[in-house]
RNA sequence: GAUUAUGGCUCAGGACGAACGCUGGCGGCAUGCCUAGCACAUGCAAGUCGAACGGAGUAAAGAGCUUCGGUUUUUUACUUAGUGGCGGACGGGUGAGUAACGCGUGAGCAACCUGCCUUUCAGUGGGGGACAACAGUUGGAAACGACUGCUAAUACCGCAUAAUGUAUACGGGCCGCAUGACCUGUAUACCAAAGAUUUUAUCGCUGAAAGGUGGGCUCGCGUAUGAUUAGAUAGUUGGUGAGGUAACGGCUCACCAAGUCGACGAUCAUUAGCCGGACUGAGAGGUUGAACGGCCACAUUGGGACUGAGACACGGCCCAGACUCCUACGGGAGGCAGCAGUGAGGAAUAUUGGGCAAUGGGCGCAAGCCUGACCCAGCAAUGCCGCGUGAAGGAUGAAGGUUUUCGGAUUGUAAACUUCUUUUGUCAAGGACGAUAGUGACGGUACUUGACGAAUAAGCCACGGCUAACUACGUGCCAGCAGCCGCGGUAAUACGUAGGUGGCAAGCGUUGUCCGGAUUUACUGGGUGUAAAGGGCGAGUAGGCGGUUCUGCAAGUCAGAUGUGAAAGGCGGGGGCUCAACCCCCGAGCUGCAUUUGAAACUGUAGGACUUGAGUGAUGGAGAGGCAGGCGGAAUUCCCGGUGUAGCGGUGGAAUGCGUAGAGAUCGGGAGGAACACCAGUGGCGAAGGCGGCCUGCUGGACAUUAACUGACGCUGAGGAGCGAAAGCGUGGGGAGCAAACAGGAUUAGAUACCCUGGUAGUCCACGCUGUAAACGAUGGAUACUAGGUGUGGGAGGUACUGACCCCUUCCGUGCCGGAGUUAACACAAUAAGUAUCCCACCUGGGGAGUACGGCCGCAAGGUUGAAACUCAAAGGAAUUGACGGGGACCCGCACAAGCAGUGGAGUAUGUGGUUUAAUUCGACGCAACGCGAAGAACCUUACCAGGGCUUGACAUCCUACUAACGAAGCAGAGAUGCAUUAGGUGCCCUUCGGGGAAAGUAGAGACAGGUGGUGCAUGGUUGUCGUCAGCUCGUGUCGUGAGAUGUUGGGUUAAGUCCCGCAACGAGCGCAACCCUUAUUGUUAGUUGAUACAUUCAGUUGAUCACUCUAGCGAGACUGCCGUUGACAAAACGGAGGAAGGUGGGGACGACGUCAAAUCAUCAUGCCCUUUAUGUCCUGGGCUACACACGUACUACAAUGGCAGUCAUACAGAGGGAUGCAAAACGGCGACGUAGAGCGAAACCCUAAAAGCUGUCUCAGUUCAGAUUGCAGGCUGCAACUCGCCUGCAUGAAGGCGGAAUUGCUAGUAAUCGCGGAUCAGCAUGCCGCGGUGAAUACGUUCCCGGGUCUUGUACACACCGCCCGUCACACCAUGAGAGUCGCGAACACCCAAAGUCCAUAGUCUAACCUUUCCGGAGGACGUGGCCUAAGGUGGGCGUGAUAAUUGGGGUG
Repeated sequence: GAUUAUGGCUCAGGACGAACGCUGGCGGCAUGCCUAGCACAUGCAAGUCGAACGGAGUAAAGAGCUUCGGUUUUUUACUUAGUGGCGGACGGGUGAGUAACGCGUGAGCAACCUGCCUUUCAGUGGGGGACAACAGUUGGAAACGACUGCUAAUACCGCAUAAUGUAUACGGGCCGCAUGACCUGUAUACCAAAGAUUUUAUCGCUGAAAGGUGGGCUCGCGUAUGAUUAGAUAGUUGGUGAGGUAACGGCUCACCAAGUCGACGAUCAUUAGCCGGACUGAGAGGUUGAACGGCCACAUUGGGACUGAGACACGGCCCAGACUCCUACGGGAGGCAGCAGUGAGGAAUAUUGGGCAAUGGGCGCAAGCCUGACCCAGCAAUGCCGCGUGAAGGAUGAAGGUUUUCGGAUUGUAAACUUCUUUUGUCAAGGACGAUAGUGACGGUACUUGACGAAUAAGCCACGGCUAACUACGUGCCAGCAGCCGCGGUAAUACGUAGGUGGCAAGCGUUGUCCGGAUUUACUGGGUGUAAAGGGCGAGUAGGCGGUUCUGCAAGUCAGAUGUGAAAGGCGGGGGCUCAACCCCCGAGCUGCAUUUGAAACUGUAGGACUUGAGUGAUGGAGAGGCAGGCGGAAUUCCCGGUGUAGCGGUGGAAUGCGUAGAGAUCGGGAGGAACACCAGUGGCGAAGGCGGCCUGCUGGACAUUAACUGACGCUGAGGAGCGAAAGCGUGGGGAGCAAACAGGAUUAGAUACCCUGGUAGUCCACGCUGUAAACGAUGGAUACUAGGUGUGGGAGGUACUGACCCCUUCCGUGCCGGAGUUAACACAAUAAGUAUCCCACCUGGGGAGUACGGCCGCAAGGUUGAAACUCAAAGGAAUUGACGGGGACCCGCACAAGCAGUGGAGUAUGUGGUUUAAUUCGACGCAACGCGAAGAACCUUACCAGGGCUUGACAUCCUACUAACGAAGCAGAGAUGCAUUAGGUGCCCUUCGGGGAAAGUAGAGACAGGUGGUGCAUGGUUGUCGUCAGCUCGUGUCGUGAGAUGUUGGGUUAAGUCCCGCAACGAGCGCAACCCUUAUUGUUAGUUGAUACAUUCAGUUGAUCACUCUAGCGAGACUGCCGUUGACAAAACGGAGGAAGGUGGGGACGACGUCAAAUCAUCAUGCCCUUUAUGUCCUGGGCUACACACGUACUACAAUGGCAGUCAUACAGAGGGAUGCAAAACGGCGACGUAGAGCGAAACCCUAAAAGCUGUCUCAGUUCAGAUUGCAGGCUGCAACUCGCCUGCAUGAAGGCGGAAUUGCUAGUAAUCGCGGAUCAGCAUGCCGCGGUGAAUACGUUCCCGGGUCUUGUACACACCGCCCGUCACACCAUGAGAGUCGCGAACACCCAAAGUCCAUAGUCUAACCUUUCCGGAGGACGUGGCCUAAGGUGGGCGUGAUAAUUGGGGUG
């Protein structure tokens, strides 16, 4: 890298009271402050009744009086402040509070109320006293009062009447689970009333009963999170009595008792209105509670009562707090969470509209009045639904755009153009339903008809994969994109723009939230050996589950019936708006709850019976099971003594240490502590931890046999209690050995380690504590079932006359192998990880973190319980292929070893780096760059630099014109070039003889040329390298869920995946080998320029010949073919024979799949980019040759195996080259060389002479070594040797005396050494490529170094060990813990003060109705005062929670 499973992250769908961005034609139906229960200007939102009442006012009419101005009275109509009645408890708003009988559902009240309404029965008699209004006086700014006087009522108060009413007493009947209810009889006591209007009927009023409606109370069940909230509670729980209420009740009070709630989660904290429903989903579920409907709660905050049928009252009252407003400063007023509207907050949410026509409500006999409920309209694409923006024809496939391989393609029938239509729009005409007599805000609206004219009407997002849709340009890790993966570093389908395409469409995208996908909390429907996950272990409480059989009951269960499950919504059917959305009707349903009737299999429950589960008994053997006590020997150490002498000890090697004061060694005696060799065994025992010398005592458990006893007594087990290795802690002992810490010695770069010498806690014992381990089989316990095989420990049985062994059967334990099955795989497999049941524990991505805070435990160390913020897109499992390993096995290679010669030191040559320079052109950089490209830089080359020139160009093609082309001499210049001038020369094809054409030149115009400019990381081609290593693959088959495996592994063998054998493989391909060249032997053919056995000559010179050598064609030969031994009867190996050659004979060419983004854009080709009077081109000069230095590769040396001289009389090659060439002989020169030129296009002539050899001398020196450097004189090539060539002679005579660490080549004709030739080339070689001459040493062997191959193993690597990766430190940012403290908030508690107010008390004051009596008083009431309770306020200490803080701790990211 790929695979599989686990596991998280992310996306595609739907929805919304939405918001934002871009855009916007119409209509219908809906919806519209989710935030500040924040503050509110202004208007409106609850009044009505004159048929309850007395007044007042206006108008009209009549009557009386009159001063004729008026005034009084009566009647009628209208208006109405006040008294009075009913309604302001409905309707409308909001969701702060509330985790509650608040809500939902189902019951109950024999413990209750109910105005208006309906029905029924009975009644409505007779009196009394006031108070508003009003008038007067008066206070105040106002709000609003005070006093005196008058007055009516359906206002208020007595009296009468009185029952199916109430209370008491005494009975009767009947019902109920109970308290008790109902019916009924007698006696006593008590309680009513209101009238009005019209004129004869209505509307009221009172008592009673019933109904209806609406409410109150009680109960079962359901209804959010947190245990890091475990105990809560004093009116608390109950009783008796009293009070209170419509009513039950600790609702309140007195007394008595001490209860009540809680692990089935009380209390506390946090969050939240609940439901019908809504969204989503296959469903089960999850989320939600806008609009509509039901219930609840609230009305500026808190408290309180009054009135009333009903309130503790949104548009009433009182008080307190905060806020706002008015004020004459004395005091007052207010409450939009009603409809509009304003400010504020906010991402964000509308008009200070019309109307009571409809529906509904209040009042009224009614007419009617009121109604921001409601009906309508306005605003907003906020949503749902519908319609439109045109239709048909139309190819030159127009223009334009985009792209292009320049041909075209595409936009695209799209447009233009022709014909047609009019939804919508504009104008005009008609004109509803909603209203059943009248009455219509909407509204001249919907709708209908006509006219006009394609006219008024399309955008948004996306286009790398997921995910439908691709190109160009720009940009160049920049700008930017991004839901996840990820794009962008010069060829971006991912950024931006354009063209095109895809999708949706009056919308389209984005953001947010919810469900889905997610079986990713798993009820439906998951898991725990290794992925996250089995508690360390057992005994056991609550709980859960439970053997066989009979009978009863009926809680669960099943069936039937009844009630309820509001309406709306959803589903099915039907209907109405042109359709749809929307609306109407009907049906099913609402999976629930309750009551009742039945059934009795299963669960449950009660009773009886049973024995197989479980237990007891009896018999028997096994065992390191536990505790206590005692005993034993070996060994170590120490002490004493003897013998004895110099070392001992220790290690990889040493040292520290011990020892002449006698060690170690050895012998004897003694002391002390700890541990128990052999036996000993994947043997035994135990729940686990764990248990090992022997004996004794006490004691637990298991097993087998038996079947006497009990009769389900069982299994599991949250909490709790117990046991629990090692280390550690406390107290007291003990201490031989070992041994953290510590010390010393070593090792090392260091060595706070590994090794060594010492050594303290500790290890041991007793008693306490700790409570954790990879406490592991990483596998909870119990029960049953499901093939086998083979060991081992403990029993029992069978066969045989007996005994032993063996054998067979069986039970319990402990191992291995293995089938089915399971598993992601590995593996497990009767000791399950199989098939099932029951119970417990635990898991839900990685990190943060088993951390922080809190609680509990501990002497401490610490343990246990156990988060979050933040951060990542993964982390992790199993298996696969590679790669790697200072893993293993096997094998190979001049890889090491064994040798020989070197390099590294010196001088020089050459290349490179560096430096320098105007330039020192460029490339090559570990092996695999560096005497490499370059087989040869003085100019040229040349690409670099300086200067001087040219601009269609030095070179190519096309066009036009002219001219044949070619070509010499002159002047200027460094030259390129310029100026001047033309001597010579006059070609080819066709021809109508005018000319035309081909080729060439000159001039001109533009297309273009040109570039050794960039990118070898855009490429082709070529090359290097691993490596001439033996490997690399494929088809079919088989195995595996799959990646893959097999084949290619294994046993042998080979140089070789070479061959043989075996094998779920059988075959095949590219490589290996062979085929090719050369060399070694030979045959044959052919003999010139070659050769010579013959002749001849100075001479293969000539004749002759081709036998030989040689040359070069064709053949032969070598194949483990033969023999022997070994091997498996194979392949093959070893030895031998023969042979010129023997096991691929030697050498070469030949390089598999691939690796290294290896090298080359400067051989060449080439995409893209750049340049175009220059990055092109020409010329002169310079440079590539620089020089403090460093490295590589070579040459020459350092000498005697040598130098020099002589000898060339006498040596001996091979392979090459030669015509602008090689050049002989001869002559000159010391020489390089020159003169000269025979021969030769070469088996013929030339280069050509080989060098090593032999003899002499030198005698170990910086030399007769070495030759650098330098001077002088020459030679050669070439236009030209200054920068900058080679050679010669003479002179000069440097370093250097065999080379540190390190390192290279080579295995035989090899190394070493010696010379020769060639390419390039005018000249220039120590380089390169070839050639022959002389000619060694060594290889035991594969331990080690390097490289490679095969198999295997481990892996957290796959860019593959030059990998991956851990921690500290430094810097930046982020969240978080602690923190002297500081600042808030919350719920309680204790105490103080105490408003309003209910209740209680009260001769302090006042007092119409009734009583008495006679004007004294009483009953009753009001005010005042006091008391209990109590909101707000104050004080206090704790608790909880949040923010913040110097400093500090760890964590995360970069």
Molecule: small-subunit ribosomal RNA
Organism: uncultured bacterium